Context: one part of a larger RNA
This record gives sequence, C1' cells and structure tokens, in this order.
RNA sequence: CUACGUUGAAGGAACUCGGCAAAUUACCUCCGUAACUUCGGAAUAAGGAGGCCUUGGCUGCGCGCAAGCGUAGUUGAGGGGCACAAGCCAGGGGGUGGCAACUGUUUACCUAAAACACAGGGCUCUGCGAAAUCGUAAGAUGACGUAUAGGGUCUGACGCCUGCCCGGUGCCGGAAGGUUAAAAGGAGAGGUGCAAGCCUUGAAUUGAAGCCCCGGUAAACGGCGGCCGUAACUAUAACGGUCCUAAGGUAGCGAAAUUCCUUGUCGGGUAAGUUCGGACCUGCACGAAUGGCGUAAUGACUUCCCCGCUGUCUCCAACGUAGACUCA
Repeated sequence: CUACGUUGAAGGAACUCGGCAAAUUACCUCCGUAACUUCGGAAUAAGGAGGCCUUGGCUGCGCGCAAGCGUAGUUGAGGGGCACAAGCCAGGGGGUGGCAACUGUUUACCUAAAACACAGGGCUCUGCGAAAUCGUAAGAUGACGUAUAGGGUCUGACGCCUGCCCGGUGCCGGAAGGUUAAAAGGAGAGGUGCAAGCCUUGAAUUGAAGCCCCGGUAAACGGCGGCCGUAACUAUAACGGUCCUAAGGUAGCGAAAUUCCUUGUCGGGUAAGUUCGGACCUGCACGAAUGGCGUAAUGACUUCCCCGCUGUCUCCAACGUAGACUCA
C1' cells in the first nucleotide's frame, strides 16, 4: 500500500453525479396513529412505555377426594449490573413530484426498467369441410370448440372523457359507363393452285377481374393554417377583412421523461438552489385508444426535501486476519 473486518475526540453529508458504502432501526406486550382513499386500505404509519432477578397480596382457569400441582392476569415491596428482546437472528422513518394501475415477465454472461405482459375497452375477420396457420398433397392445428366461440390488430385497472377532417393511401359497397387479356368473331387482304382447296394475315363486334368512376369508413394509415386591421392612456384584441385547405387542434394539460432561445418570469424552500415543488402560457416541436387528463394502493423504478444516523467527509488514526514488501 491492497482486500476483508473492528473501534474512534469534536463536528454530522461539509463527501459525492447521487448519503454510493457504512451506521441507525429491528423482537414481543400495552398505548397511540395523519393527509388521502376505489372504504379494502394507507398502518408495524408516525410516536411512546415496559421487558432481568428476589419476594408479598389479590383474581381467574384446568386437574385432583384433599393436601396441592400447573397456568394466566393484576397490584405492591426490594436487588444487582456498563449493558436485562444482555448471544445469534432481526424494518431507519417522514414529506413531495414523475412514470407504470396492481401480483407478474425480460436482455442465461454489462441494461430489471417508465420496456413486455395483464384484467378491462374498441375495431375487424370467421356460419363450420369456419376464418387463420403448417404442408406440393393427403392431412393436421384451430377444436373433439361453434359468434358469451375462434383468429388478427390497437389500447391497457378504475374515474371523467375520447373533438374536427374521407382530399391522399388502405378497406368495404356499387346489376350503369370507360379501359381491357385469353377466347369468340370474321368484313376483307395476301401466297399458291386449272380448279376444288390449302396456308398466312385480319377490321368491326362480343368479352372477366383489376384500374378509372360513384359512395361509405378515422378506437383504419394518417392530418388538424397564414397575413392585415380594430376598444376614449398604454397594452391587448371579444370584433372585422382577406388568402388557402379535406379540415384548420375541441376538452384537458403545458418551460413537461416533450421548451431550442433558457439558469424563461413570478413567488416557495436555502445564508446561497442550472435541480425541486406551485403558478404563468410566448406549446422552436402537448393533445385525445401511435389514447388525453386525474387517481387510492403497489414499485430492488426515478426527482427533490426533512428527521434520525453515522469515518462519506473536515482528516485521518489505531488494531485484527490475509497478501504485497525487506531479509533469510
């Protein structure tokens, strides 16, 4: 010096990206326990007291004929120790946001999560020799099931909700019309032959799906504007004009896991706060099942704050064990 341990004056997070690590707490009985809440919880919330030994009284319960034995409780008196849940074992706690409802699942061997799943919700396909899938097929799964079933896809408990756009793409529907393959058709034309004929070519016309066309459909893929003016201080613009569009973003939320400018501005917390919590709205570039906004409980998730606690630190020291090192 390294690893693993033990202890530490005063201070107590000043350490650090961050209390990482360590320390605190820990059991039982009694008391006591907030906001919020889906009334179940939150909750071992928080916060307290007692616990060893000797001995007296009282009250139960069980067994016993009884003496008594066992056991539970209550109320006194006293004793010792540094220490009485005397060892091992054995929750630190509280507050506030974000995300995900939850228990679960995952990158065997760097990521356990806010990712996946989930119950619940929607759309869509499928009438049974089902749809879908595997297979050239036979056949099989679906299913020894039958629309309260099965497949696909999106969302993701619960509460309040889920706005506008069908122009583009997709899907669904459409006895008309246009286009159109093979095929049908055969006006004609050409070759050859004396001819019958044979061969080649071939216009009109008929002709499916698809596409064009006409509708529907957004919890289908997706999309959801600009400029100018205007109120008796100023500022702002309920109001007006104009251009464009399929329609111009509704409710709710908003410097957000989304905000570039930005450490936005205000107020809170600190002596001091690029983080944090509350507002504002100028949303570079939120927004409604690629779901929006809330939400009790839950979380080895994540942000910030407080109490307790500590060698994390001020600032290091000593000791134990094993190495390293020196000598042999």
RNAcentral holds the full RNA, with entries from ENA.
Large-subunit ribosomal RNA, domain IV from Methylocystis sp., 328 nucleotides, folded computationally.
Its Rfam family is "Bacterial large subunit ribosomal RNA".
The coordinates come from a structure-prediction model, not an experiment, and the mean pLDDT is 88.
The source organism's lineage runs through Bacteria, Pseudomonadati, Pseudomonadota, Alphaproteobacteria and Methylocystis.